[in-house]
Context: one part of a larger RNA
RNA sequence: CGUAGGAACAUUGAGAGGAGUCUUCCUUAGUACGAGAGGACCGGGAAGAACGCACCGCUGGUGUACCUGUUAUCGUGCCAACGGUAAACGCAGGGUAGCCAAGUGCGGAGCGGAUAACCGCUGAAAGCAUCUAAGUGGGAAGCCCACCUCAAGAUGAGCGUUCCCAUGGCACCAAGCCAGUAAGGUCACGGGCAGAACACCCGUUGAUAGGCGUUAAGUGGAAGCGUGGCAACAUGUGAAGCUGAGACGUACUAACAGACCGAGGG
Numbered sequence: 001c002g003u004a005g006g007a008a009c010a011u012u013g014a015g016a017g018g019a020g021u022c023u024u025c026c027u028u029a030g031u032a033c034g035a036g037a038g039g040a041c042c043g044g045g046a047a048g049a050a051c052g053c054a055c056c057g058c059u060g061g062u063g064u065a066c067c068u069g070u071u072a073u074c075g076u077g078c079c080a081a082c083g084g085u086a087a088a089c090g091c092a093g094g095g096u097a098g099c100c101a102a103g104u105g106c107g108g109a110g111c112g113g114a115u116a117a118c119c120g121c122u123g124a125a126a127g128c129a130u131c132u133a134a135g136u137g138g139g140a141a142g143c144c145c146a147c148c149u150c151a152a153g154a155u156g157a158g159c160g161u162u163c164c165c166a167u168g169g170c171a172c173c174a175a176g177c178c179a180g181u182a183a184g185g186u187c188a189c190g191g192g193c194a195g196a197a198c199a200c201c202c203g204u205u206g207a208u209a210g211g212c213g214u215u216a217a218g219u220g221g222a223a224g225c226g227u228g229g230c231a232a233c234a235u236g237u238g239a240a241g242c243u244g245a246g247a248c249g250u251a252c253u254a255a256c257a258g259a260c261c262g263a264g265g266g
Stems, first nucleotide, its partner, number of pairs: 001153001005164005011158001015150004021049007033038001051107005059101004066094005071086006110145001112144002118138004165266001167179004184261004189203004208254003211250005217243003224237005
């Protein structure tokens, strides 16, 4: 911009994409078959491999300053306690959320259809024969459907429900043009498990973000003081102190104030 008024929501599915895999074992059955050696079709069951999708409850990885330990050096006058730097974490031990796999769950179902090679039935031309000429059955990981996803710019622009609609001005009063609006929308504002930008989703009829409180979880026993020890240190107060993203709660702070677009009876 179009979809012959302007919108919101819900849909149909033309079409497109994805998937489609394989192995082993048990059973049928040591049966059919075979002199024996060997050894099935068909059917049923189980375990797996790779691949794919999703997820983070479990097992773990990461987790750049969440906790702790620690070396050197500098600083806060000193002790103690802390802070800075050591290449963008000094080193080391752990680790929430998030992200992830090595972890977990699920998937490749169809006793649907039409077929290929091929196997048939009936059967003439050609008194026989012949799967084919008329007619007709079976038959594949392949084709179509079924399964998952997208999908009306499918210009063939579909369908349904609901909402808004007899304002002003200009005009050759005709097509039309302009302005302010309606339903609705955009910007802006607070945000997101959404995200490169855009888009999408939520938000004062409020827990949207921050703060605060409680808590999960992490770290692992704070400082100060007491006690023991010559001291290093140990121990009590005390599962202590601290804590990023998690959960619940709470309007304390900030989502304020606003601006613009958008029909004219089709």